[in-house]
RNA sequence: GGCGAGGUAGCUCAGUUGGCAGAGCAGGGGCAUCAUAAUCCUCAGGUCGUGGGUUCAAGUCCCACCCUCGCCA
Numbered sequence: 001g002g003c004g005a006g007g008u009a010g011c012u013c014a015g016u017u018g019g020c021a022g023a024g025c026a027g028g029g030g031c032a033u034c035a036u037a038a039u040c041c042u043c044a045g046g047u048c049g050u051g052g053g054u055u056c057a058a059g060u061c062c063c064a065c066c067c068u069c070g071c072c073a
Stems, first nucleotide, its partner, number of pairs: 001072007010025004019056001027043004049065005
């Protein structure tokens, strides 16, 4: 340098043919217990890598760039 995969909550990851941004774990609170943990209930947490474009509407489509991993040279 070329090709491919990926970047979404603190972490691991979903998100279907463009139409409400989610789950598990972690965190706060509650319930329970003599007490603690587990279980159960509940709450909070997001510029969806960055910028632009298309569209009534973009995590999703298009373009450029940044970062990580793999292959080739």
Molecule: transfer RNA
Organism: Anaerolineales bacterium